[in-house]
Context: one part of a larger RNA
RNA sequence: CCGUGGUUAAGGAACUAGGCAAAUUGUCCCCGUAACUUUGGGAGAAGGGGAACCGCGCCCGGUGACGAGGCAUGCCCUCGGAGCUGGGUACGGUCGCAGAUACCAGGGGAAAGCGACUGUUUACUAAAAACACAGGUCCGUGCUAAGUCGCAAGACGACGUAUACGGACUGACGCCUGCCCGGUGCCGGAACGUUAAGGGGAGGGGUUAGCGGCCUUCGGGCCGCGAAGCUCAGAACUUAAGCGCCGGUAAACGGCGGUGGUAACUAUAACCAUCCUAAGGUAGCGAAAUUCCUUGUCGGGUAAGUUCCGACCUGCACGAAUGGCGUAACGACUUUCCCACUGUCUCAACCACGGACCCG
Numbered sequence: 001c002c003g004u005g006g007u008u009a010a011g012g013a014a015c016u017a018g019g020c021a022a023a024u025u026g027u028c029c030c031c032g033u034a035a036c037u038u039u040g041g042g043a044g045a046a047g048g049g050g051a052a053c054c055g056c057g058c059c060c061g062g063u064g065a066c067g068a069g070g071c072a073u074g075c076c077c078u079c080g081g082a083g084c085u086g087g088g089u090a091c092g093g094u095c096g097c098a099g100a101u102a103c104c105a106g107g108g109g110a111a112a113g114c115g116a117c118u119g120u121u122u123a124c125u126a127a128a129a130a131c132a133c134a135g136g137u138c139c140g141u142g143c144u145a146a147g148u149c150g151c152a153a154g155a156c157g158a159c160g161u162a163u164a165c166g167g168a169c170u171g172a173c174g175c176c177u178g179c180c181c182g183g184u185g186c187c188g189g190a191a192c193g194u195u196a197a198g199g200g201g202a203g204g205g206g207u208u209a210g211c212g213g214c215c216u217u218c219g220g221g222c223c224g225c226g227a228a229g230c231u232c233a234g235a236a237c238u239u240a241a242g243c244g245c246c247g248g249u250a251a252a253c254g255g256c257g258g259u260g261g262u263a264a265c266u267a268u269a270a271c272c273a274u275c276c277u278a279a280g281g282u283a284g285c286g287a288a289a290u291u292c293c294u295u296g297u298c299g300g301g302u303a304a305g306u307u308c309c310g311a312c313c314u315g316c317a318c319g320a321a322u323g324g325c326g327u328a329a330c331g332a333c334u335u336u337c338c339c340a341c342u343g344u345c346u347c348a349a350c351c352a353c354g355g356a357c358c359c360g
Stems, first nucleotide, its partner, number of pairs: 001355008010346002014344001019341001027051005036041001038172001052094004057089007066080005071074001095099001107339007114331002119131002135170007147156003173326004178256003183253002185249005192244003198238002204232004210225006257275005284318001285315001296312005
């Protein structure tokens, strides 16, 4: 000097990002217990008092020697009850600094955010506000179900049958969930347009037996027309889904404006005008886990408060199941404050044990 444990004057969070760590509290009995609330809770709320041992008395219980009475004479019933014993309580007394004497063994309260809750998770840096959840909604599925695995057979779904099963979103409960179907998706429609292979085969091309013309070294050559067959491409016409088209649908993906003017102080604008849109953000909330400017402004708390709480609304860039706003209970969650308590600190000291270090 370090580690672990212990004690500490006065102060008591001044430490620090933050009471991290430590300390306080801790058991049983009695008294007592607020807001709020889903009437269950909150609650061990909070806050108080008592607790050892000895003596004596009383009370309740267990066992029941022995005695008494009764008759139905039994291993009978009823009553009294010594002794031993468990517990409670009043009074008196004793000892210590201290009586739940060790070990063991909740610190508490006020408010805010998020998530309803118990659960689950990153085995080895994250336990949470993330996941799940009961509840809600939508979509699919009529049974050889949809869906999933498999090339298939087959299997799961399910030895179930729409109060069932699969998928998606939301996430207890309470009050609610506004407007937009123009785009994308999905669903429905089938008249018209477009549209593949296939069908169809008009007309056409190639090839050449043959015919005609010209030339010939008489072997044949060149040019034209050209049947049948083979073959090449092929128009009209016909023809599905899809797409176009017409509708529906937002707890489907998603979206939810701008400018100018106006009131008898000023300011502001209930009001008016105008442009654009599919429609222009309703209720509720709001400097918020969202606010850039920003330590916004006002109020509260402090001597002093970029955090916190309550308001305001100028919402850079909240907003309604990518749910909105509340909410008792719950939380090893996050934030602010208070009481108690303390070596966290002012500011350090000492003790014990183990190291480091020195000598051997």
Predicted 3D model of a 360-nucleotide part of an RNA (large-subunit ribosomal RNA, domain IV) from a soil metagenome. The coordinates come from a structure-prediction model, not an experiment, and the mean pLDDT is 88. RNAcentral holds the full RNA, with entries from SILVA.